[in-house]
RNA sequence: GCUCACUUAGCUCAAUGGUAGAGCAAUCGGCUGUUAACCGAUCGGUUGUAGGUUCGAGCCCUAUAGUGAGCGCCA
Numbered sequence: 001g002c003u004c005a006c007u008u009a010g011c012u013c014a015a016u017g018g019u020a021g022a023g024c025a026a027u028c029g030g031c032u033g034u035u036a037a038c039c040g041a042u043c044g045g046u047u048g049u050a051g052g053u054u055c056g057a058g059c060c061c062u063a064u065a066g067u068g069a070g071c072g073c074c075a
Base pairs, nucleotide, nucleotide: 001071002070003069004068005067006066007065010024011023012022013021018055026042027041028040029039030038048064049063050062051061052060
């Protein structure tokens, strides 16, 4: 330098162009002699960034950043 994949909640990951979700974590409550476990509820998002297409974009297109893998060049 080229190609491919990934980027969504604090973490790990879902979501067929049509209301962004789950588990864990956190907070509150229940249970109990107390803690843990268990049960219930709550909280948590400019979907990496900037544009475009569309009535409508996490999803399609373009550019760009980061991470990873493969290939190549020089030495």